[in-house]
Context: one part of a larger RNA
RNA sequence: AAUCAACGCUGGCGGCGUGCCUCAGACAUGCAAGUCGAACGUGAAAGUCCCUUCGGGGGUGAGUAAAGUGGCGCACGGGUGAGUAACACGUGGGUAAUUUGCCUUCGGGUGGGGGAUACCGACCGGAAACGGUCGUUAAUACCGCAUGAUGCAGCGGCUCCGAUUGGAGACAGUUGUUAAAGCGGGGGAUCGGCAGCAAUGCCGACCUCGUGCCUGGAGAGAAGCCCGCGGCGGAUUAGGUAGUUGGUGGGGUAAUGGCUCACCAAGCCUGCGAUCCGUAACCGGCCUGAGAGGGCGGUCGGUCACACUGACACUUAGAUACGGGUCAGACUCCUACGGGAGGCAGCAGUCGGGAAUUUUGGGCAAUGGGCGCAAGCCUGACCCAGCAACGCCGCGUGAAGGAUGAAGCUUUUCGGAGUGUAAACUUCGCAAGAAUAGGAAGAAUAAGGGCGGGUGAAUAUCCCGUCCGAUGACGGUACUAUUUGUAAGCUCCGGCUAACUCCGUGCCAGCAGCCGCGGUAAUACGGGGGGAGCAAGCGUUGUUC
Repeated sequence: AAUCAACGCUGGCGGCGUGCCUCAGACAUGCAAGUCGAACGUGAAAGUCCCUUCGGGGGUGAGUAAAGUGGCGCACGGGUGAGUAACACGUGGGUAAUUUGCCUUCGGGUGGGGGAUACCGACCGGAAACGGUCGUUAAUACCGCAUGAUGCAGCGGCUCCGAUUGGAGACAGUUGUUAAAGCGGGGGAUCGGCAGCAAUGCCGACCUCGUGCCUGGAGAGAAGCCCGCGGCGGAUUAGGUAGUUGGUGGGGUAAUGGCUCACCAAGCCUGCGAUCCGUAACCGGCCUGAGAGGGCGGUCGGUCACACUGACACUUAGAUACGGGUCAGACUCCUACGGGAGGCAGCAGUCGGGAAUUUUGGGCAAUGGGCGCAAGCCUGACCCAGCAACGCCGCGUGAAGGAUGAAGCUUUUCGGAGUGUAAACUUCGCAAGAAUAGGAAGAAUAAGGGCGGGUGAAUAUCCCGUCCGAUGACGGUACUAUUUGUAAGCUCCGGCUAACUCCGUGCCAGCAGCCGCGGUAAUACGGGGGGAGCAAGCGUUGUUC
């Protein structure tokens, strides 16, 4: 000088930060991931109105709530640091060895069929968790068929690059193979279907816009894999290694590779420290220091790993998945004893451990994320508030004037000296609380409306630009005016080190960071007076330089 600090005494306010370093111990309760009716088929009830033979029926509520199928998301965001000495991280390269949902951009396409099933209903089993059989129905769910290349695969040759397999390009070559789904808005004429005597209405063809779907190219961002170099201790750890090292071939992966397997060879690492043991997430950075260096890796940002312990796969563009699944284990809970349920290292909160670490708060107003055309819904991310002097910074507890100077206290050589301009008194200012009236900024915009442009057959629809335009958790907070009332302690005074005397004690009681004080005048112990330093803090202890 520093600190994620703790302890003692003390404590007025504000701003900005920070807050389980120990048991990766166990967890009651609530919340932390949903959303879409513009993908789909179903579809209540309360209430209310009418009728009623008083049993009930009909309308509305409402195609609403709700569950289900389907899509996207749940791999992000949030937590923790156990493990890991490793291509985990940092840095610089490689991928001619690769993948990529959503997004941007550029091509081509979107034809025609089929069979199921959940929800639901009936019956049945079970204490429950949950399940079985039969029946019924839809889709952007599922499955064939058609078409198809610039895609993929095979064969064939050409050019270029690399040289170990190979890759790229153009192919005018040829063979094979692979696809789809709709939904929403608007429309003048014409045509078709249904209802109606008709006028007309509804639906469709048709035109058109938006958005999806399929297939391919490019991009952006993301991810996988490989390599050089770099960063702990121990030799009282010297040898280690059999899928081990390499090859050939098969398998596997998005992809290289002993990744895996069969066969063959006998290699490979190591004193420039292998192997083993211990410790440890890594970095940007932070602390210290003139620097070199040393120590640390909490908050914030990047990467990694983990999610009760161990193992495994499924789904997916992406996981071997914190709030998904299966199996085993420990633990807790329910049970009708047959069997089931659970995982806070998410936010709060509880117990435990500990010197020690907060509210079971408010809001989606802002920023960001998921879904949705949108309105919107969800969001303990986040924004705020609460608690804690835990830290840094700022402010205040008063300022000016005022006596040769009260009283008290201390001391004294008894003359005096000190406390001390201190107080009393006067004027002005600061901070906080209460009351009253006003009320800034954090908001950019959305729906909708006006104008202009584009699309289009169109004054429709849709899109773009521009103007207007609801919405504030904090909070009646900050700020402003008036009135009233109020705030200093802690440590030290032998030397180091700034600050001295009296009394008590008498190697006792005690002090102490080091040197050392105390055995009868102790500036070093305890108390009084006085003084010094820092100040809403001051000291002590731990730790680092």
Molecule: small-subunit ribosomal RNA, 5' domain
Organism: uncultured bacterium